This is a predicted structure of a 72-nucleotide RNA (transfer RNA) from Hazenia capsulata. Rfam family: tRNA. By type it is a transfer RNA. RNAcentral holds the sequence, with entries from ENA.

RNA sequence: CGGAAUGUCGUACAGGGGUAGUAUACCCGCUUUGGGAGCGGGGGGUCGCAGGUUCGAAUCCUGUCAUUCCGA
Numbered sequence: 001c002g003g004a005a006u007g008u009c010g011u012a013c014a015g016g017g018g019u020a021g022u023a024u025a026c027c028c029g030c031u032u033u034g035g036g037a038g039c040g041g042g043g044g045g046u047c048g049c050a051g052g053u054u055c056g057a058a059u060c061c062u063g064u065c066a067u068u069c070c071g072a
Stems, first nucleotide, its partner, number of pairs: 001071007010024004018055001026042005048064005
């Protein structure tokens, strides 16, 4: 320098046009002498960033940033 993949809640990952979910962690309650485990409930994200397309974008397009891989 060229190509490819990935980027989503604290962490690990789903979701690939109809407005974001699961597990775990966190908080509260029940249970227990207490802790742990179990059960129930709750809070936390405008999806790396910036534009574009669309009635509507995490999703499609363009640019860019970070990480990883391949080639030179």